[in-house]
RNA sequence: GGUCGUAUGGCGAAGUGGUAACGCGUUGCCCUCCGGAGGCAAAGGUCUUGGGUUCAAUCCCCAAUACGAUCG
Numbered sequence: 001g002g003u004c005g006u007a008u009g010g011c012g013a014a015g016u017g018g019u020a021a022c023g024c025g026u027u028g029c030c031c032u033c034c035g036g037a038g039g040c041a042a043a044g045g046u047c048u049u050g051g052g053u054u055c056a057a058u059c060c061c062c063a064a065u066a067c068g069a070u071c072g
Base pairs, nucleotide, nucleotide: 001071002070003069004068005067006066007065010024011023012022018055026042027041028040029039030038048064049063050062051061052060
């Protein structure tokens, strides 16, 4: 330098056109002699960045950035 892949809450990880599921963790309450165990509930994400297409984009198109794989 060429090609390919990945980028989504603190972490992991779904969703492939119609305002983002789940697990862990966090917080509150209950329970308990106490609790890091158990139960219930809540908060937490402008979906890497900038453009384009569309009534509507995490999703499609282009470019960039970061990381990884591979070829030279």
This is a predicted structure of a 72-nucleotide RNA (transfer RNA) from Obelidium mucronatum.